[in-house]
Molecule: small-subunit ribosomal RNA
Organism: Bryobacterales bacterium
RNA sequence: AAGACGGAGAGUUUGAUCCUGGCUCAGGAUGAACGCUGGCGGCGUGCCUAAUACAUGCAAGUCGAACGGGAGACCUCAUUUCGGUGGGGUUGAGAGUGGCGGACGGGUGAGGAGCACAUGGCUGACCUGCCCUCCAGGGGGGGAUAACGGCUGGAAACGGCUGCUAAUACCCCAUACGCUCCUCUGGGUUAGAGGCCGGGGGAGGAAAGGCGGAAGCCACUGGAGGAGGGGGCUGUGGCCCAUCAGCUAGUUGGUGAGGUAACGGCUCACCAAGGCGACGACGGGUCGGGGGCCUGAGAGGGUGACCCCCCACACUGGGACUGAGACACGGCCCAGACUCCUACGGGAGGCAGCAGUAAGGGAUCUUGCGACAAUGGGCGAAAGCCUGACGCAGCAACGCCGCGUGCGGGAUGACGGCCUUCGGGUUGUAAACCGCUUUUCGGGGGGAAGAGGAAGGACGGUACCCCCGGAAGAAGUCUCGGCUAACUACGUGCCAGCAGCCGCGGUAAAACGUAGGAGGCGAGCGUUAUCCGGAUUUACUGGGUGUAAAGCGCGUGCAGGCGGUUCUGCAAGUGGGACGUGAAAGCGCCCGGCUCAACCGGGCGAGGACGUACCGAACUGCGGGACUAGAGGCAGGUAGAGGCGUGUGGAAUUCCGGGUGUAGUGGUGAAAUGCGUAGAGAUCCGGAGGAACACCAGUGGCGAAGGCGACACGCUGGGCCUGGCCUGACGCUCAGACGCGAAAGCAUGGGGAGCGAACGGGAUUAGAAACCCCGGUAGUCCAUGCCGUAAACGAUGCUGACUAGGUGUGGCGGGUAUGAACUCCUGCCGUGCCGGAGCCAACGUGGUAAGUCAGCCACCUGGGGACUACGGCCGCAAGGUUAAAACUCAAAGGAAUUGACGGGGGCCCGCACAAGCAGCGGAGCGUGUGGUUUAAUUCGAGGCUACACGAAGAACCUUACCUGGGCUUGACAGGACGGUGGUAGGGAACCGAAAGGGGACCGACCUUCGGGAGCCGUCACAGGUGCUGCAUGGCUGUCGUCAGCUCGUGUCGUGAGAUGUUCGGUUAAGUCCGGUAACGAGCGCAACCCUCGUCGCCAGUUACAGGUUGUCUGGCGAGACUGCCCGUACCAAGCGGGAGGAAGGUGGGGAUGACGUCAAGUCAGCAUGGCCUUGAUGUCCAGGGCGACACACACGCUACAAUGGCCGGUACAAUGGGGCGCCAACCCGCGAGGGGGAGCCAAUCCGCCAAAGCCGGUCUCAGUUCGGAUUGCAGGCUGCAACCCGCCUGCAUGAAGCCGGAGUUGCUAGUAACCGCAGGUCAGCCAUACUGCGGUGAAUACGUUCCCGGGCCUUGUACACACCGCCCGUCACGUCAUGGGAGCUGGUCACGCCUGAAGUCGGUGAGCUAACCGCAAGGGGGCAGCCGCCUAAGGCAGGGCUGGUGACUGGGACGAAGUCGUAACAAGGUAGCUGUAGCGGAAGCUGCGGCUGGAUCACCUCCUUU
Repeated sequence: AAGACGGAGAGUUUGAUCCUGGCUCAGGAUGAACGCUGGCGGCGUGCCUAAUACAUGCAAGUCGAACGGGAGACCUCAUUUCGGUGGGGUUGAGAGUGGCGGACGGGUGAGGAGCACAUGGCUGACCUGCCCUCCAGGGGGGGAUAACGGCUGGAAACGGCUGCUAAUACCCCAUACGCUCCUCUGGGUUAGAGGCCGGGGGAGGAAAGGCGGAAGCCACUGGAGGAGGGGGCUGUGGCCCAUCAGCUAGUUGGUGAGGUAACGGCUCACCAAGGCGACGACGGGUCGGGGGCCUGAGAGGGUGACCCCCCACACUGGGACUGAGACACGGCCCAGACUCCUACGGGAGGCAGCAGUAAGGGAUCUUGCGACAAUGGGCGAAAGCCUGACGCAGCAACGCCGCGUGCGGGAUGACGGCCUUCGGGUUGUAAACCGCUUUUCGGGGGGAAGAGGAAGGACGGUACCCCCGGAAGAAGUCUCGGCUAACUACGUGCCAGCAGCCGCGGUAAAACGUAGGAGGCGAGCGUUAUCCGGAUUUACUGGGUGUAAAGCGCGUGCAGGCGGUUCUGCAAGUGGGACGUGAAAGCGCCCGGCUCAACCGGGCGAGGACGUACCGAACUGCGGGACUAGAGGCAGGUAGAGGCGUGUGGAAUUCCGGGUGUAGUGGUGAAAUGCGUAGAGAUCCGGAGGAACACCAGUGGCGAAGGCGACACGCUGGGCCUGGCCUGACGCUCAGACGCGAAAGCAUGGGGAGCGAACGGGAUUAGAAACCCCGGUAGUCCAUGCCGUAAACGAUGCUGACUAGGUGUGGCGGGUAUGAACUCCUGCCGUGCCGGAGCCAACGUGGUAAGUCAGCCACCUGGGGACUACGGCCGCAAGGUUAAAACUCAAAGGAAUUGACGGGGGCCCGCACAAGCAGCGGAGCGUGUGGUUUAAUUCGAGGCUACACGAAGAACCUUACCUGGGCUUGACAGGACGGUGGUAGGGAACCGAAAGGGGACCGACCUUCGGGAGCCGUCACAGGUGCUGCAUGGCUGUCGUCAGCUCGUGUCGUGAGAUGUUCGGUUAAGUCCGGUAACGAGCGCAACCCUCGUCGCCAGUUACAGGUUGUCUGGCGAGACUGCCCGUACCAAGCGGGAGGAAGGUGGGGAUGACGUCAAGUCAGCAUGGCCUUGAUGUCCAGGGCGACACACACGCUACAAUGGCCGGUACAAUGGGGCGCCAACCCGCGAGGGGGAGCCAAUCCGCCAAAGCCGGUCUCAGUUCGGAUUGCAGGCUGCAACCCGCCUGCAUGAAGCCGGAGUUGCUAGUAACCGCAGGUCAGCCAUACUGCGGUGAAUACGUUCCCGGGCCUUGUACACACCGCCCGUCACGUCAUGGGAGCUGGUCACGCCUGAAGUCGGUGAGCUAACCGCAAGGGGGCAGCCGCCUAAGGCAGGGCUGGUGACUGGGACGAAGUCGUAACAAGGUAGCUGUAGCGGAAGCUGCGGCUGGAUCACCUCCUUU
């Protein structure tokens, strides 16, 4: 280089952002289970729970060629009383003696944390049946005993005695190449010792036969070797807990003995006192280990089903026997539990073999076939027998793989379904229909391989092949809010439900349920559980610790880790290739076999922190030599609140004594408690005592930190500077350990002035357990001893190196300079600030790093629970230290951003306050509202921004409400179909409250002559002031006529966002100017519009008495712009003053309302989606109600009087209105009004007299000649109609009320106030309201501290539904988990003592005893029995650890709307937090000390800029 391999993220904290951080999802996997569904085949897999208990059958036998015997059967001979008997032969069951095998194969995972396993070594410390090779042998003899027979016990199981018998069973003798032992001796190897190899001598020790005619074969004995198998030792490797830290008596070693196949403390006796442990002993928990398997990019994590290797176990515990091999799954003995049999005396049993049963459980199969066909195993010479190993089949979608359920054509895009904006869309070429095919399926036929040779195949009439039939029999499941692929309708209405996380559901739900449609996968699909991944979220690869979780309070320092320069040696680490090993299977690649694949076969790779020797020597290490740059020493200087002790001093407070002196003092926001006429306080003198040291004093100094502040002396630690003499890496860090360690607190003894928890009292307050005040005890101080904590903070571990600058300050030195200094330049050490690169999530940090590196230590891993519980250690106590879990949440956090807010700050506006005038709040009345009432009192509006509002006109109507009576295609619209000629329409009598019913009679219109219109019927439909202003349009209110709100581009910031818009001026104004990383622009402001004020021009007539002009009316123009002057200002904008002018600095007023806010208001003005209603929630009618009245509030009117009331006289407006209207003169009436009718459709006529005012008179302070409510009577007017319920008039009546509590409203000039006039609505009017009009016509504004609202900048924030925010603790209720707890009750573990089975070993062995010795007696040997050690188990007692439960009790978590307060967040209203101590219903408060992670103002210092 080719090539190969190869790593993806998302949702969720916020208003938004970045970061930290947890939770969750998408993937893969499974011995699975559950839900729905299910056609076929192949290959696999299938009790994960109770190592729970097991019925039944089977799973280990075999050999007659080791041996004795032999039932029975058959053949045959003889005999027979025909029942049989005897002899011979063949065959031969079952049992026995004997041999080999039952230690393999098969099962399970309980136990076990261990040389159990894995891997590599060692065994010179060992064994090995059967098999193979080699060497050497097999001679002689003996005694028994099962079976069997007899007798006999027992229910049985099973025996006892006696008699007989064989062997390849047993015994003795001989022989001994090897062999073993003793002794003597040689040799090489080895790290070394020898049991290795060899020699001499001595002693000991073997054997079996069977078959065959034979050859021979198979067995047998001793020995040597091999192969394979096994035992033992050892290096290394792999779980959790240190809340297990010390463990150990055969313990560690030695000597000797015993024991074993063998080493060994394996066992025993004696001796010594060792051995193990933070590199984790001991203890506890959990667990079979490995090959592998799953996952992962890998490193790693998880796992140990099936298959293979090893281990362990076989009902539980103990034990040995036999044997080559066992302490033995289908053997034995004992003990125990359990089950079964029993004649009650005793016996039997062990599925964790294959099937199967019960039980447990979410859950796991057939009591199958094979007289074993194949592979393998045991026995046998063989035939063969045995084999639930195995080969097959069965059941189960449990997994993997393959196949199918059809293929092609087919558009009027059919029907149906669903949706719809009603046009259509979609299901959908999908179906129908036409053509084709037959895998699979069904039927029929043929039919294997799997055997080397002859027969013999469980599977199996299977696979496979052929023919026939027919699209025929074969599709589901989950999902469709985001993540995440797929959307609509209806139902439901915080219900029912969903949910992996975020979250959906409270009437339009793509999130629930159903349907249609769509998406995914497909004989499966989902769910649950578990593992890995994603998670660099335990970080070796590959993380962090200033503020997010995290630096030990500080130091000294052992172990440990790390280590300057140079030379040299070694080769442990390290590198290299080689060799050995790393079983097979699995995995990767290649090739091959089943039609493919799964599956299977073959080959090649890969895989270790392994072993061996060799090579290399850079680096680390180790040994040696040298060096001086690290470190230390030495010398000379030097600063300092460094520490300890002893003494000394002055100021001040308090107290005591005395003097002077008199009524207060003290204290606070204001007070009071307190003190004081017994003389305080004040003041002077004297004295006592304790504590602390003003000024100096400084982001100055010293110390490791805590901390240290008068002065002197004594003792003492450390630092720095200079010199460059000495040592020669002596260093850095530091788990554990040790020491120091503020304040509070504790103990003992002192001391006690001031201060001061607790406590008492006074205030404050709703309360006040507080803040404030008066007192005051512990304490604060000293000595000695404890405690050991803190916001012990730079929230920043220590050490070293390197990496721009600038500027202060402390210490020392060098240079310059000077008389000496200062200054200036420079070096080192310390201590600050600013700042560059870099770093950082940002804030910030920045040579005193949080930069770049190295070394070491400590610490972190979501929030709460929890700075907790339990346990341990420490403490006198308080408590400290170490430190969990259950449960619970979907976050908790850091920094920064934009807002909003603050009992934060700055600047500035507004009738916001202040200054002033008139009011309201009190009265009576009007009106509106609440409330209440009612059949109904229709509805809406609700702080400002509802309440004389919708209402600019409720007696009927209006009218929406109530009662009652009617109508039903309807009171109204348009459409379809049908009908209709005296039709449509009008309409008397009669019923009725009316509506309505009823119909005598009268009687139309247009026409192109078809008809239309009208009417009637039917049908869809109309109608609804019914609901939703939280589905909406439109319109409106409010902030607010406030000066703001934004955009483009650029720039800055990771980003939200910032900049612009901030700043300095100025303005009514984001108005303008200057400056400026901004430059511009838009919506707002202003101006343009209307009106009033001045003038000009034109026009006009109804106005003045006729005319012109003017006034007037209408129209068009002009005028005002800081234009001019002075001053001021940055000589900018502008501001102050002045001139002129009718008017000035926006001239007055109006119209005009930015982005937006309040889910503000309105479905009842209108419109409108959805929902509801349809003989009524529609519609018509009559009557009633909206007008009620114990109250409460709001807006008003009229008053309370003399600035007035009343009477008389008298003057002056403007707006606006008038045709079923305004109404003159005149007449009548006291009057309302009536009559009357002129004029006017209006600059002409009318309403129309304006009123306050002015002049004159009267009243004289009185509830009045004020005030007019209320009521009576009599009238008038409108109207169909004034009872409920109108207005007006006259007479009479004359109420409350004498100026209004707390509080509160309007107004800055033609304004307020006072006065009247007009209009709209309207028949009339409850209008005192509203909208306008003119008349008279003020006062006051120092000023911006305060109240309210607002604008800009800034600051803090735990708020963002935005302070009407957030939020803390007690208490009460419910649920859950948990600690303590008198105890109660289990499990487990050893120890002590007692009893002690079987059994090995030892002792004894007087009883018994075939083989050998002996003639015999007897001996040797053996056995029973007995004794001893050990010991399973049982018992007694105490204890350790660990569960369950427990009256009561402690706190904790969680739970839409409970109680009490308000602690915290804004200076949170007393800054907060903190360690400690006391106190208190609770948050908490207070004392002492500490911190800033405190706002604000001022000052100091430093810095930046000019």